[in-house]
RNA sequence: GGGCCGUUAACUCAGUCGGUAGAGUAUCUGCCUUUUAAGCAGAGAGUCACUGGUUCGAGCCCAGUACGGCCCGCCA
Numbered sequence: 001g002g003g004c005c006g007u008u009a010a011c012u013c014a015g016u017c018g019g020u021a022g023a024g025u026a027u028c029u030g031c032c033u034u035u036u037a038a039g040c041a042g043a044g045a046g047u048c049a050c051u052g053g054u055u056c057g058a059g060c061c062c063a064g065u066a067c068g069g070c071c072c073g074c075c076a
Base pairs, nucleotide, nucleotide: 001072002071003070004069005068006067007066010025011024012023013022019056027043028042029041030040031039049065050064051063052062053061
């Protein structure tokens, strides 16, 4: 330098054909319990990496950038 893959909640990850952003864990509140843990119910938490484009409408499509991973190449 080139190719491919990835980036979504604090963490790990889903997200179908472009049409209201989700799960588990964690956190918080309540219940239960002698207490803790466990269990049960609920709640909060999001610039979908960034910028731009296409579209009535983008997490999803297109271009560029950044970061990470894998492979190849170049120099030495």